This is a predicted structure of a 72-nucleotide RNA (transfer RNA) from a Minisyncoccota bacterium. The coordinates come from a structure-prediction model, not an experiment, and the mean pLDDT is 81. Its Rfam family is "tRNA". Rfam describes the family as follows. Transfer RNA (tRNA) molecules are approximately 80 nucleotides in length. It is annotated as a transfer RNA. Its family is annotated with triplet codon-amino acid adaptor activity in the Gene Ontology. Taxonomically the source falls in Minisyncoccota (Bacteria, Bacillati). The same sequence occurs in records of 4 taxa.
[in-house]
RNA sequence: UCCGCGGUAGCUCAAUGGUAGAGCGGCGCCCUGUUAAGGCGAUGGUUCCAGGUUCGAGUCCUGGCCGCGGAG
Numbered sequence: 001u002c003c004g005c006g007g008u009a010g011c012u013c014a015a016u017g018g019u020a021g022a023g024c025g026g027c028g029c030c031c032u033g034u035u036a037a038g039g040c041g042a043u044g045g046u047u048c049c050a051g052g053u054u055c056g057a058g059u060c061c062u063g064g065c066c067g068c069g070g071a072g
Stems, first nucleotide, its partner, number of pairs: 001071007010024004018055001027041004048064005
């Protein structure tokens, strides 16, 4: 330098172009002599950045940044 994959909640990951969800964690309560385990409830987002297409973009297109892998 070129090619491919990825970037979404604190973490690991989903999401056919149509109101972004789950598990874990954290928080409150219950349970217990206490802790752990268990149960209930609530809580969580500038979808990496800037543009474009579209009635509508996490998703499609262009450029950039970062990470991983490959080629030279």